[in-house]
Molecule: c-di-GMP-I riboswitch aptamer
Organism: Geobacter sp. SVR
């Protein structure tokens, strides 16, 4: 020692889950809790993922028939836009406690 990680010591953190509160949502925030983390503690949205919208799809309805515009339903599978959510999914950066093998 910015290597390494112990049935070590003093710490730190807080999954699920319940209360409450804001948010269409993904999810956040305080209180409980305690699954676990050797950086699951800090800052960060490159990737991956999850929402929300519109296109886009597929149906109806209009018409003397057909097509077709335009509505209307559906959120429909995968696609593409933007915009949001995530850091305990992966990765990036800066800082760090102990000191056995």
């Nucleotide at each position: 020692a910015u290597a390494c990680g112990a049935c070590a010591a003093g710490a730190c953190u807080c999954a699920a889950c319940c209360a409450u509160c804001c948010g269409u949502g993904a999810g956040g925030g305080u209180g409980g809790g305690g699954c676990g983390g050797a950086a699951a503690g800090c800052c960060u949205a490159g990737g991956a993922u999850c929402u929300u919208a519109a296109c886009g799809g597929a149906a109806c309805u209009u018409u003397u028939u057909c097509a077709u515009a335009c509505g209307u339903u559906c959120u429909c599978a995968a696609g593409c836009u933007a915009a949001g959510a995530c850091a305990g999914c992966c990765g990036g950066g800066a800082u760090g406690c102990c000191g056995a093998a």